RNA sequence: UAAGUGAAUCGGGUGAUCGCGGGAGUAAUCCUGAGGAAAGUCCGAGCUCCAUAGGGCAGGAUGCUGGGUAACGCCCAGUGGGGGUAACCCUAAGGAAAGUGCCACAGAAACAAACCGCCUAAUUUUUAGGUAAGGGUGAAAAGGUAAGGUAAGAGCUUACCAGCAACUAGGUGACUAGUUGGCUAGGCAAACCCCAUCCGGAGCAAGGCCGAAUAGAAGAGUAGGAGCUGCCCGUUCCGUUGACUCUUGGGUUGGCCGCUUGAGGUAUUAGGCAACUAAUACCCUAGAUAGAUGAUCAUCCAAGACAGAACUCGGCUUAUAGAUUCACUUAACAA
Numbered sequence: 001u002a003a004g005u006g007a008a009u010c011g012g013g014u015g016a017u018c019g020c021g022g023g024a025g026u027a028a029u030c031c032u033g034a035g036g037a038a039a040g041u042c043c044g045a046g047c048u049c050c051a052u053a054g055g056g057c058a059g060g061a062u063g064c065u066g067g068g069u070a071a072c073g074c075c076c077a078g079u080g081g082g083g084g085u086a087a088c089c090c091u092a093a094g095g096a097a098a099g100u101g102c103c104a105c106a107g108a109a110a111c112a113a114a115c116c117g118c119c120u121a122a123u124u125u126u127u128a129g130g131u132a133a134g135g136g137u138g139a140a141a142a143g144g145u146a147a148g149g150u151a152a153g154a155g156c157u158u159a160c161c162a163g164c165a166a167c168u169a170g171g172u173g174a175c176u177a178g179u180u181g182g183c184u185a186g187g188c189a190a191a192c193c194c195c196a197u198c199c200g201g202a203g204c205a206a207g208g209c210c211g212a213a214u215a216g217a218a219g220a221g222u223a224g225g226a227g228c229u230g231c232c233c234g235u236u237c238c239g240u241u242g243a244c245u246c247u248u249g250g251g252u253u254g255g256c257c258g259c260u261u262g263a264g265g266u267a268u269u270a271g272g273c274a275a276c277u278a279a280u281a282c283c284c285u286a287g288a289u290a291g292a293u294g295a296u297c298a299u300c301c302a303a304g305a306c307a308g309a310a311c312u313c314g315g316c317u318u319a320u321a322g323a324u325u326c327a328c329u330u331a332a333c334a335a
Stems, first nucleotide, its partner, number of pairs: 001331010012300007020033005035306001039317002042315005047203004054233004059199005064078005079093001080091004094194002099192002101188003115135002117131006143161006162184002164181007207257004217248005224238004264283008
């Protein structure tokens, strides 16, 4: 200097004039007011309700190890496998010896075998036996390469590798390394399934209070009904003087709470590889509901993209013009 990898910050600022929402105040006035994703509604919770929130089955989710967290399918650090020269990135990564199932076509044969071939014996050219090294088919064919050996061959034997098993050592563990063994007939569970762990449901249009109004309406069914994913058991409540269910029709379209002080933010110190945790100090930063932040001027300037809260928070995923910073990798050149 060029190419790349990982991470972080901003995504507008300043001044003036007018305007809008919330809070404080008698008033003047003061304070404050959309995001890195506010999007998706995909996970997890806080909170509210279902009398209590019991058990089982069905169903669903996760799936290497250890840690973090309120929790998670998230985050951090590792291990195995794959990609990349590398920095780094991806991972659906438990079990095929519980069972079932699939591997089309081709091929002799895809849980098991001989089409061509090689060897031996006889024999008028075919038959019998042996073989799985060579060829062919295929994504995959009795572990791979080489040598010896053999009638010809084969882990039959040897050497080096791969897998598997046992033992030893290291590690919390996933796993790694070494030694020994000739044990070597596959793959798929992002197929059904098995195993381990977890899961009650519905949701702020949850739920509660005040006020107001009407038709304390009409019809049908029935002795059982209701208890919020489905079924069963248990259990509780209501009901036979009509609970409950269904159909038709009418009234309430109002106000307030929930509603923003939080698993909150910032800084420092300590612990930890890190995620994160603890202590101390300081701060209060939207709460609309026919739905608030806009307009004009000046200036700095990369600011032009994606884009607007509706109960709140921790994540993931998706979209994104441009600017800046830090660390690392590779190549070339110079010192």
Predicted 3D model of a 335-nucleotide RNA (Bacterial RNase P class A) from a Bacillota bacterium. Its mean pLDDT, the model's own confidence on a scale to 100, is 78. Its Rfam family is "Bacterial RNase P class A". Rfam classes the family as a ribozyme. It was read from a public genome assembly, where an Rfam model found it.